Background
Predicted 3D model of a 101-nucleotide RNA (Guanidine-I riboswitch aptamer) from Synechococcus sp. AG-670-A05. The prediction has a mean pLDDT of 82. Its Rfam family is "Guanidine-I riboswitch aptamer". Its family is annotated with regulation of gene expression in the Gene Ontology. The source organism's lineage runs through Bacteria, Bacillati, Synechococcales, Synechococcaceae and Synechococcus.
RNA sequence: GCGGAUGAAAUCUAGGGUUCCGAUCUCUUCACAGGGAUGCCUGGUCCAAGAGGUUUCCACCGGCUUUGCCGGUUGCACGGAGGGAUAAAAGCCCGGGAGAC
Numbered sequence: 001g002c003g004g005a006u007g008a009a010a011u012c013u014a015g016g017g018u019u020c021c022g023a024u025c026u027c028u029u030c031a032c033a034g035g036g037a038u039g040c041c042u043g044g045u046c047c048a049a050g051a052g053g054u055u056u057c058c059a060c061c062g063g064c065u066u067u068g069c070c071g072g073u074u075g076c077a078c079g080g081a082g083g084g085a086u087a088a089a090a091g092c093c094c095g096g097g098a099g100a101c
Base pairs, nucleotide, nucleotide: 007057008056009055010054011053012052015047016046020044021043022041023038024037025036026035027034028033058075059073060072061071062070063069064068076096078099082094083093084092
């Protein structure tokens, strides 16, 4: 300096905030109901991992009764700051980036 099955999807979780629901406080109201505030509200909805889980597919290796089936894989992974989206934030996206090894 170059290269990559350092593969793909679904789903869940750590995590994340506050549009909507709920919760709490508060204002108007006889009441029903409505307005405002709070995410230093455990929540439901929601967002969510390259370097988290699971499943399926895929790749590779081996075997067999070979258009398939079975078994296996030593299928790795340290990492800012800053910016971006959405209501908003984040382990989201930029990004397996810069940098380090």